[in-house]
Molecule: transfer RNA
Organism: Candidatus Zinderia insecticola CARI
Order: sequence, then structure tokens, then C1' cells
RNA sequence: GAAGUGGUAGUUCAGAGGUUAGAACACUGGCUUGUCAAGCCAGGAGUCGCGGGUUCAAAUCCCGUUCACUUCG
Repeated sequence: GAAGUGGUAGUUCAGAGGUUAGAACACUGGCUUGUCAAGCCAGGAGUCGCGGGUUCAAAUCCCGUUCACUUCG
């Protein structure tokens, strides 16, 4: 330098153009317990890497860009 895969909650990830962007773990509060853990209930947490485009509507499609990884040279 070329190609490919990926970037979504604190972490690991799901989400094949249309309902309020979700799950698990973690975190916070409560219940339970002699205490801790476990269990149960509730809650907070996201400009979907960034900038544009297409569309009535984009995390999703297209273009550019950036970072990580893989392959080729």
C1' cells in the first nucleotide's frame, strides 16, 4: 500500500429499513437472613466510533474517515 472482519449500556454481546434500541453479568435501592452469600422485586446507565448521503422512516443501505484485528504485497 491492497482486501476482509469488527466498533451498540461499565463488561460480553443481540438487534436481516418501521412499536419506546434490548439481554446477561456488573452497579444502586428495597425485601429476605443472626451475618455474609444466594434468591426475589424495583431502578439508573446509550448523541449505536465519527462526518455526510439515500428514504416518509436508518444501529441496519451507500460513500468518506478513524481505531482494533486478520490476510496479501